Small-subunit ribosomal RNA, central domain from an uncultured bacterium, 351 nucleotides, folded computationally. It matches the Rfam family "Bacterial small subunit ribosomal RNA". Its family is annotated with ribosome and structural constituent of ribosome in the Gene Ontology. The coordinates come from a structure-prediction model, not an experiment, and the mean pLDDT is 83.

[in-house]
Context: one part of a larger RNA
RNA sequence: CUGGGCUUAAAGCGCAUGUAGGCGGAUCAUCAGGUGUCUUGUGAAAGCCCUCGGCUCAACCGAGGAACUGCUGGGCAAACCGAUGAUCUUGAGGCAGGUAGGGGCAACGGGAACUCUUGGUGGAGCGGUGGAAUGCGUAGAUAUCAAGAGGAACGCCAGAGGCGAAGGCGCGUUGCUGGGCCUGUCCUGACGCUGAGAUGCGAAAGCGUGGGUAGCGAACGGGAUUAGAUACCCCGGUAGUUCCACGCCCUAAACGAUGUCAACUAGAUCGAGGGUUCUCUGACGGAUUCUUGGUCGAAAUGAAAACGGUAAGUUGACCGCCUGGAGAGUACGGUCGCAAGGCUAAAACUC
Repeated sequence: CUGGGCUUAAAGCGCAUGUAGGCGGAUCAUCAGGUGUCUUGUGAAAGCCCUCGGCUCAACCGAGGAACUGCUGGGCAAACCGAUGAUCUUGAGGCAGGUAGGGGCAACGGGAACUCUUGGUGGAGCGGUGGAAUGCGUAGAUAUCAAGAGGAACGCCAGAGGCGAAGGCGCGUUGCUGGGCCUGUCCUGACGCUGAGAUGCGAAAGCGUGGGUAGCGAACGGGAUUAGAUACCCCGGUAGUUCCACGCCCUAAACGAUGUCAACUAGAUCGAGGGUUCUCUGACGGAUUCUUGGUCGAAAUGAAAACGGUAAGUUGACCGCCUGGAGAGUACGGUCGCAAGGCUAAAACUC
């Protein structure tokens, strides 16, 4: 250099933006770098290959040819790649008018429940379990009524439903703000795709500083269970958390275990968001079209399970990754981090 692969066997980076690079729509003209063709010089000899010859044959040796797939100079061609110029609209983007949404950020507001505090009623239990006990309670608990305080989370609606690149997002109102979809086809005129590095985002837990703390609750204490019980069950309970602000951490079965983009390849059915149209009008309904979320399924694919226009089918472009098990996602080194640790990543030995 090359082969085969990546849903489940090893293998898709957690997700995006984007630099270099790679790749790139239609038409015309020109150039001639790539490309093709002809040719100049060179590509030592020997060897390999072909033909002929010399040793009785062969090995060996001699002669000629071919080859040396390359480099260099020149001529020609112009389809394709490339370059330059011009033009185009279907890719991409813009504009205008609509539209759905738990998309994001902030402020303010709300009710249910819970815990606590105060007061009233009441008077012996409550709580908890398989059964108990620890625990709470005559200093009046549990229950119930009223008032107040506090923090966190938002029942029903709710859906195989919606939105977001992913992580994720669910009480209401308002403000700020991102993206999508539909319609018009008015504008730009290839402005595109991918993307090594890089940059940003990134559940939960964890860390730093400050605040907050109702419920829950590692650690911890106690009661049980048990042969024991450093557990499962029960009574408490700190960090934490959950919560807020700012700053870190950067990992997950970060999953569709399925990279992104584009094209093409039977249908059926259910849901969501728009448009057009038909029925005089109209609720409704029918037809049709674009987008989107599912299920089943033809061909095809697949080891099978399955997948099947949301492909794992048929192709193209670009990136990432895999190469027997264990050692090991470890050691060492480097780098990032306050730390925890992350990223990168072997070998010996062994089967």